About this RNA:
The prediction has a mean pLDDT of 81. Predicted 3D model of a 94-nucleotide RNA (c-di-GMP-I riboswitch aptamer). It was read from a public genome assembly, where an Rfam model found it. Rfam family: c-di-GMP-I riboswitch aptamer. The literature on the family includes a 2007 paper in Nucleic Acids Res by Weinberg et al., "Identification of 22 candidate structured RNAs in bacteria using the CMfinder comparative genomics pipeline".
[in-house]
RNA sequence: GAAUGAUAAGAGCAAACCAUUUGAAAAAAUGGGGCGCAAAACUACAAGGGACUAAAGGAAACACAAGUGUUUCCAAUGUCAGCCAGUUGCCGUU
Numbered sequence: 001g002a003a004u005g006a007u008a009a010g011a012g013c014a015a016a017c018c019a020u021u022u023g024a025a026a027a028a029a030u031g032g033g034g035c036g037c038a039a040a041a042c043u044a045c046a047a048g049g050g051a052c053u054a055a056a057g058g059a060a061a062c063a064c065a066a067g068u069g070u071u072u073c074c075a076a077u078g079u080c081a082g083c084c085a086g087u088u089g090c091c092g093u094u
Stems, first nucleotide, its partner, number of pairs: 002094004012037002017032006035082001041087003048084002050080003057074007
């Protein structure tokens, strides 16, 4: 330097779920919890793909005297790195 995660040591992270808070939602933060993880560390427009949500906005239908309201659809600028990906890195083995 490359490949790799059988085994070992010392550490580390923390799914579902519960409580509180924030948010329109997706989801996030903190505490509990522990399914798992050898990158479950970091990176989310431009400057990879994918997934989730739909507040503002747009379209259609219906209701209404009208302001407007309801439903459906579209649509990230919102979210996800524990989906793939990119970057960096500990230990063991070869």